[in-house]
The RNA shown here (transfer RNA) has 74 nucleotides and comes from Stomatobaculum longum. Its mean pLDDT, the model's own confidence on a scale to 100, is 80. It is recorded under the gene name trnR.

RNA sequence: GUGUUUGUAGCGCAGCUGGAUAGCGCGUCAGACUCCGACUCUGAAGGUCGCGGGUUCGAAUCCCGCCAGACACA
Numbered sequence: 001g002u003g004u005u006u007g008u009a010g011c012g013c014a015g016c017u018g019g020a021u022a023g024c025g026c027g028u029c030a031g032a033c034u035c036c037g038a039c040u041c042u043g044a045a046g047g048u049c050g051c052g053g054g055u056u057c058g059a060a061u062c063c064c065g066c067c068a069g070a071c072a073c074a
Base pairs, nucleotide, nucleotide: 001073002072003071004070005069006068007067010026011025012024013023019057028044029043030042031041032040050066051065052064053063054062
């Protein structure tokens, strides 16, 4: 350099053939429980869906460009 692939919450991931308010686990915080902790239970916060543009009534999802990682080839 070329090709393939990945990028979604602090971390690990799901998200179907474009459609409902973007979710799960862990973690964090608060509360309950306890003599105090741990465990357990309940709740909450936390997201420009890598960035920019396009298509569409509607985009995490489709198209184009760019950025970063991985793999293959050179």
It matches the Rfam family "tRNA". Rfam links the family to the GO term triplet codon-amino acid adaptor activity. Rfam classes the family as a transfer RNA. RNAcentral records the identical sequence in 4 taxa.